[in-house]
Molecule: small-subunit ribosomal RNA
Organism: Minisyncoccales bacterium
RNA sequence: UCAUUUGAGAGUUUGAUCCUGGCUCAGGAUGAACGCUGGCGGCGUGGAUAAGGCAUGCAAGUCAAACGGUCGUGCCUCGCUAUCGUUCGGCACGGACUCAACGAACAACAAACAACAAACAAAGAACAAAAAGAUAAAGAGGAUUUAUUUAUUGUCCAUUGUUCACUGUUCAUUGUUCAUUGAGCGAGUGGCGAGCAGUAGUGAGGCACGAUAGUGGCGAACGGGUUAGUAACACGUGGAUACAUACUCCAGAGAUGGGAAUAAUCCGCCGAAAGGCGGACUAAUACCCAAUAGUCUGGCAACAGUAAAGGUUGUGUUUCGGCACUUCCGCUCUGGAAAUGGUCCGCGGCCUAUCAGCUUGUUGGUGAGGUAAUGGCUCACCAAGGCGAUGACGGGUAGGGGGCGUGAGAGCGCGACCCCCAACAAUGGCACUGCGACACGGGCCAUACACCUACGGGUGGCUGCAGUCGAGAAUCUUGGGCAAUGGGCGAAAGCCUGACCCAGCGACGCCGCGUGCUUGAAGAAGCCCUUCGGGGUGUAAAGAGCUUUUGUGGAGGAGGAACCUUCGGGUGACGUUACUCCACGAAUAAGGGGUGGCUAAACUCGUGCCAGAAGCCUCGGUAAGACGAGUGCCCCAAGCGUUAUCCGGAUUUACUGGGCGUAAAGAGCCUUAAGGCGGUUUGGAAAGUUUUUCGUUAAAUCCUUGGAGCUCAACUUCAAGGUUGCGGGAAAUACUUCUGAACUUGAGGACGUUAGAGGCCAGCGGAACGGCCGGUGUAGGGGUGAAAUCCGUUGAUAUCGGCCGGAACACCAAAAGCGAAGGCAGCUGGCUGGGGCGUACCUGACGCUGAUUGGCGAAAGCCAGGGGAGCGAACGAGAUUAGAUACCUCGGUAGUCCUGGCUGUAAACGAUGGACGCUAGCUAGUGGAAGUGUCGACCCUUUCACCGGCGAAGCUAACGCGUUAAGCGUCCCGCCUGGGAAGUACGCGGGCAACCGUGAAACUCAAAGGAAUAGACGGGGAGCUACACAAGCGGUGGACCACGUGGCUUAAUUCGAUGGUAAGCGAAGAACCUUACCAGGACUUGACAUGCCAGGUGAAAUCCGACCGAAAGGUUGGACCCCGCAAGGCACUUGGCACAGGUGCUGCAUGGUUGUCGUCAGCAGGUGCUGUGAAGUGCUCCCUUAAAUGGGGAAACCUGCGAAACCCUCGCCCUAUGUUUUAUUUGUCAUAGGGGACCGCCGCGGACAACGCGGAGGAAGAUGAGGACGACGCCAAAUCCGCAUGGCCCUUAUGUCCUGGGCCGCACACGUGGUACAAUGGCCGGCACAAUGGGUAGCGAAACCGUAAGGUUAAGCUAAUCCCAUCAAAGCCGGUCUCAGUCCGGAUCGAGGUCUGCAACUCGACCUCGUGAAGUUGGAAUCGCUAGUAAUCGCGGAUCAGCUACGCCGCGAUGAAUAUGUCACUGGCUCUUGUACUCACCGCCUGUCACGUCAGGAAAGCUGGGAACACCCGAAGUGCCCCUUUUUGGGGACCUAAGGUGGGUUCAGUGAUCAGGACGAAGUCAUAACAAGGCACGUGUAGGGGAACCUGUACGUGGAUCAUUUCUUUU
Repeated sequence: UCAUUUGAGAGUUUGAUCCUGGCUCAGGAUGAACGCUGGCGGCGUGGAUAAGGCAUGCAAGUCAAACGGUCGUGCCUCGCUAUCGUUCGGCACGGACUCAACGAACAACAAACAACAAACAAAGAACAAAAAGAUAAAGAGGAUUUAUUUAUUGUCCAUUGUUCACUGUUCAUUGUUCAUUGAGCGAGUGGCGAGCAGUAGUGAGGCACGAUAGUGGCGAACGGGUUAGUAACACGUGGAUACAUACUCCAGAGAUGGGAAUAAUCCGCCGAAAGGCGGACUAAUACCCAAUAGUCUGGCAACAGUAAAGGUUGUGUUUCGGCACUUCCGCUCUGGAAAUGGUCCGCGGCCUAUCAGCUUGUUGGUGAGGUAAUGGCUCACCAAGGCGAUGACGGGUAGGGGGCGUGAGAGCGCGACCCCCAACAAUGGCACUGCGACACGGGCCAUACACCUACGGGUGGCUGCAGUCGAGAAUCUUGGGCAAUGGGCGAAAGCCUGACCCAGCGACGCCGCGUGCUUGAAGAAGCCCUUCGGGGUGUAAAGAGCUUUUGUGGAGGAGGAACCUUCGGGUGACGUUACUCCACGAAUAAGGGGUGGCUAAACUCGUGCCAGAAGCCUCGGUAAGACGAGUGCCCCAAGCGUUAUCCGGAUUUACUGGGCGUAAAGAGCCUUAAGGCGGUUUGGAAAGUUUUUCGUUAAAUCCUUGGAGCUCAACUUCAAGGUUGCGGGAAAUACUUCUGAACUUGAGGACGUUAGAGGCCAGCGGAACGGCCGGUGUAGGGGUGAAAUCCGUUGAUAUCGGCCGGAACACCAAAAGCGAAGGCAGCUGGCUGGGGCGUACCUGACGCUGAUUGGCGAAAGCCAGGGGAGCGAACGAGAUUAGAUACCUCGGUAGUCCUGGCUGUAAACGAUGGACGCUAGCUAGUGGAAGUGUCGACCCUUUCACCGGCGAAGCUAACGCGUUAAGCGUCCCGCCUGGGAAGUACGCGGGCAACCGUGAAACUCAAAGGAAUAGACGGGGAGCUACACAAGCGGUGGACCACGUGGCUUAAUUCGAUGGUAAGCGAAGAACCUUACCAGGACUUGACAUGCCAGGUGAAAUCCGACCGAAAGGUUGGACCCCGCAAGGCACUUGGCACAGGUGCUGCAUGGUUGUCGUCAGCAGGUGCUGUGAAGUGCUCCCUUAAAUGGGGAAACCUGCGAAACCCUCGCCCUAUGUUUUAUUUGUCAUAGGGGACCGCCGCGGACAACGCGGAGGAAGAUGAGGACGACGCCAAAUCCGCAUGGCCCUUAUGUCCUGGGCCGCACACGUGGUACAAUGGCCGGCACAAUGGGUAGCGAAACCGUAAGGUUAAGCUAAUCCCAUCAAAGCCGGUCUCAGUCCGGAUCGAGGUCUGCAACUCGACCUCGUGAAGUUGGAAUCGCUAGUAAUCGCGGAUCAGCUACGCCGCGAUGAAUAUGUCACUGGCUCUUGUACUCACCGCCUGUCACGUCAGGAAAGCUGGGAACACCCGAAGUGCCCCUUUUUGGGGACCUAAGGUGGGUUCAGUGAUCAGGACGAAGUCAUAACAAGGCACGUGUAGGGGAACCUGUACGUGGAUCAUUUCUUUU
């Protein structure tokens, strides 16, 4: 470079990620079925279920040339009778057409191609020869060498000759057109020749032909069907031989002479039938005897034994009976060929161990029998063998193969059609005949079933082709023909053939064709959508032109014909075929599925977790692209979908090609037989392996290449090549293997040395504890969060002394040591196992692993006997609690301890099997050795073994592992394959039991899971902060009243707000109005807007009246009479149409606005870097700050939104201005503009920083005080009743108007306030000091009247001017009250008034007089506040006619206390940790109980099937024995099918009831687990309990937090 070949994923676990892992989908296929639909043709294909039962017809006959008969026809001859007219054969010409041959031209395809040249076939068997070679011998030659001769041997390929067999005569074709020649057919035309008596009926004989029951021959063992059985030499493949073979072929030899019967037929008889019996006759290629025979058989041989059939054609001859020759067919014997069959063997291909032992003709031998033939095939005797974890025996399933489907392949699944083999023929057994059978359409017997019957007895077998019933989702015509192919018989013609060839039915499959084509609008109608503008359907239709495949009608019309023949001729089921031509007319012809993602294709309406969809994920609860419909669109198309099944995807059983620390998965550990694997060197062999060659691997199929035939294709067909295997030969020897010899490094031994809680046994010891005795001593002790039960005045606890007892061994002690694991700890002794190091003396691969086996094996538990101090399941009691079968406490039995035996399990864990080798290091410890060194040691260096930590490379999903691998390799074993059901059930084995081992399924879910990430949370940790707590001051919660809310009530008590973040909130003001609510009364284009149409008026509006009415409203009288030249305008009214209107619903469709965390310091991005990724980093850390404020460091560097600053007010100063004020100026004050404060200065600290602390100055000092300003977001927070707005709803009402009522209703509860309870006070009198504000529908002075609220009159003021307003109150001074329900407190109630307003009854405020309730400082709890703050005091304003205001928003006056601080409470921020949470702890989640559904298990039993076994009985039948009339006779014993009896076994079905399981929107009880889950959890075991569970004991960390130790890193 060329050629060939070639493998796609997606959805779904999560808040997100990676992984593991299942489920699901897209593809292909089918002997299919179902739904909807359906024009045609070709080629295929079609009972898969009941190997269930079958009516009817057909599916195996043929031969007269084997035979004797019988019948028919024709001819001849001979007779008899009757009757009367044409027939046959050639020859010539001949249009059109058809076919064939040859030639030419053109075109297509293939191959080749610069040019030239060369080459012309492939190939088998046998025999013979020659030649190359090897070996040996002989001679020539002195020797080597060379040549010659003879003998033997031998050859894959290759040479020559002969013979036989055999393909081809070509190696490129096809199509069209033309020319020539030949042949055929032939309407028709023309002329020629020949023969004549024939027909019908009947009788006899002969001949010929045909038919036929029977004898005989061959066939019927093939062909056709089915797949029940069979796990087997049945099949496949490759070999072997102890065998047989009718028909066919070749070769050799023969075919002679005799004989006895029998069917048919006839006669007679029995029987309903099917059939049968007796007598008589006869033939043969039927049967028998004899002869002859070799290359046959037997035998060493001699020798012995065994055959046969004729028929037919022609000629000749004849005594007319035959004979001879000849043709063809047959017969006998022998040998061979071909082909077929029998038998044997190696190898190959299902599941199950919950089947582990099986076997007595069994294994072998000798002899005999039997067979075509070997053999326990059968029998007698002898021996005791044979098979099996490389799976015997048993059970289940199944015909095998070529092949078919799928797949990249390896594989996996299947075994329809076609081909090969096997087996079967209603079920079971048996033989006969025959070359061949133990025989589908033959026989005998038994059984079941069905039919006929005269009841005596018979008959039958569709798993042949059609057809029928049944069962089933489901599978065809009771068709035509032997024309072709093939088969049987025959010499042949021919006959038979449901094999076969055709046709019919079915879209069952594959393939092909059609249902028209062109044109036709800026685009009809209809329908759909719409933002109302338009868009889509859509050139689609209509209309115009064209065509005629298909269709209908008509006409013509093959090939398939090879064959037979009397030589003339005859033969086509299909077939009214294919095909060709003519006519007609767009005429006869489109559906199915889908449209959320996967997955190509979307909108509208309806519905409202309903109806429904769904392959998976999921969709549907009022705006559904997912349901149903419509429209559009997408895909395929005479089909399209669905269901079922198989392969693929699925590397999801992994040979190709997976895994096991934590996802499922390493056996608790060791040992060992089998098996698997195995160090170095060398010789030999050549089994594996590799190369080459030969044989085979049937055909078909499939693939490649080139052709051919149907118009193409499907389909069919030709040639060449390929197609993983098996067997034979030759060669190679790297590796493995076998064998011989050797080696030392693996392994073992020896010697030396060494550490140790290694094991077993015995003895000894002290501390502690309990008990007992005694002493001292007195009232408590003990225990807990706090208590109590308990002990104690009969003397406890405490303390001292003595004695007894059992169990365990502090310190040393260490992430130290030893052991295979479990495990092992006081000291001493005895016995004993293993290891390390060193030496390099011995053996010489002796090794590694290890299914099965054997042994060991914590704790608990069991048996027997001891022992029993402490502890301590169970149990008792006390607490805690809603309960407390628990946690805590007081007691306490088994047990814990010892001896002997059993059990055999643990989170038996490093959750990591064993062995060996290789692959950087650093460092701590333990045990040796060597070196250096030293007096000796430590230290140091090196090395071996062990035990830890950190880490290169590498690996890993990540976490992590990392020479002690989870790295890189080799060997062996064990184990895994989604979760649950379940380590359960059943079975088996073990155990005294408890239980242990082995170990499923139905059913159910779409997940379960691992690691890591971001959050959130924790009755986890750390740091920080805030009136969060603490320190203080004052309140609330108690009283009365006001206001708001809930609740209740009501005709209505309108609506909203509901933890914080609703509740003196919307509402900065409900008597009517407001008002949205209720009752009643009215209106309907409307109370309000715009437009249109029609009518009316010239007015209308407005004003004044009257009547009805609660008013609204209605009716009605009067005053008034528009603008414009005109057209007309304008206004009103009436009627109508569009529309108005809605405080109706949805704040979970929305905009806007707002609350809250929170003025908390956070939130986010770009680029870079890290990580597979989600993500991380930045934003963590240290210091600092009010602050993510700033500084330092750091894989980060920057940036944005926040913080700060900028803005406003106040405080100081300055400047300018000056209405008011004042007599005037300054000042105050007011307005406007500037200045001032920045850690700037000093000192100290800090890291020389940021910054902090202190000081000076200053009006002010560390953001000076206050305000406005509120990041990303959270709460589906609030608001559709402020406004706006989508959708829905109402339209003589859910709209509008009016009167009255309600929003104020009162057993009660809550919230926010006001006033108080008094002496820091009340009351009386006097005196003093503000600021903010407001005012013309207003503020209203002064004066007068009234006790007062207020009234009358009225100046001034649109405001620094006048008024509210002398502006105040607390305060100060004086007086009084003297602790009481009061001279406190003022609620409530009564009376009388004032004011506002149409109107104060429900329901206003105020004034005066009287009345004088509760309340004496407030339980649990809880709120606000850090300085001009709290507290106390009054003043003003908004809303507003008036007022419920004690509220709200402002203003000033007086004016404190406290903060040691951050342990705990609340909220927040950051970091970290755990998590099974992510709707995020108001989370998740466990078990009992109750209810419903489902499947499986157990169960007293009941029922049925299978396979054996034992015994009984025993048909037919072969061989055997006996008798006999020697035959179609009789009898017997053995074997045996079926049947019967019996006890077990196995598999199913069913079963009251029982126990567990799974599932099921809102049931009950608890809260076990997840955070330290509130007692850490879990594993094994034992006991207990409604339940999750609790407790004891021993283990694990898969436990948080804190501390210590060790290790690592840094200094």